[in-house]
RNA sequence: UUCUUAUCAAGAGCGGGGGAGGGACUGGUCCAAUGAACCCCGACAACCAGCAUUUGCACGAUGUAUGGUGUCACAUCCAGCAGAUUCAUUCUGAGAGAUAAGAA
Numbered sequence: 001u002u003c004u005u006a007u008c009a010a011g012a013g014c015g016g017g018g019g020a021g022g023g024a025c026u027g028g029u030c031c032a033a034u035g036a037a038c039c040c041c042g043a044c045a046a047c048c049a050g051c052a053u054u055u056g057c058a059c060g061a062u063g064u065a066u067g068g069u070g071u072c073a074c075a076u077c078c079a080g081c082a083g084a085u086u087c088a089u090u091c092u093g094a095g096a097g098a099u100a101a102g103a104a
Stems, first nucleotide, its partner, number of pairs: 001104008013041001015040003021031003025080004042072003047068003050064005076096001081093004
């Protein structure tokens, strides 16, 4: 980098540093000097591994939070393609994206 599978409306700081940008892309629209990105600490979650309970064993289930990731404005901020529907619109699915695990 590609493929497969699963998930994406819950949750998470009034900390230290840093200094202008950020929410993938495009459009919209938001956030930001009452301090963005980023780093540290902290926290949340429970995908994988570990551990415990359950079980004759395995699978599975439940728990834990030790290790590997991930996450901590807004639904994946909304739309971006197709179908249905409406006066406005709304709904469903796909695509794209993100994360995890496995494979090449």
Overview:
This is a predicted structure of a 104-nucleotide RNA (SAM riboswitch aptamer (S box leader)) from Sporolactobacillus inulinus CASD. Rfam family: SAM riboswitch aptamer (S box leader). Rfam links the family to the GO term regulation of gene expression. The source organism's lineage runs through Bacteria, Bacillota, Bacilli, Caryophanales and Sporolactobacillus inulinus. The model forms 97% of the base pairs in the Rfam consensus.